[in-house]
Molecule: transfer RNA
Organism: Candidatus Nitromaritima sp. SCGC AAA799-C22
RNA sequence: CGGGAUGUAGCGCAGCCUGGUAGCGCACCUCGUUCGGGACGAGGGGGUCGGAAGUUCAAAUCUUCUCAUCCCGA
Numbered sequence: 001c002g003g004g005a006u007g008u009a010g011c012g013c014a015g016c017c018u019g020g021u022a023g024c025g026c027a028c029c030u031c032g033u034u035c036g037g038g039a040c041g042a043g044g045g046g047g048u049c050g051g052a053a054g055u056u057c058a059a060a061u062c063u064u065c066u067c068a069u070c071c072c073g074a
Base pairs, nucleotide, nucleotide: 001073002072003071004070005069006068007067010026011025012024013023020057028044029043030042031041032040050066051065052064053063054062
């Protein structure tokens, strides 16, 4: 320098192809159960999807640029 993959909640991931209210598990908070803890049960909070721009009534999703990490090639 060229090509590719990944980036979504504190952590691990789904959703993207085929645009239509951002989800799951663990963790966290509250309550119940317990002498207490754990386990279990019930409820709850947390994101604007790596960043910017564009298309669209509407973008995590499509397009362009860009950043970080990893892989391959030179």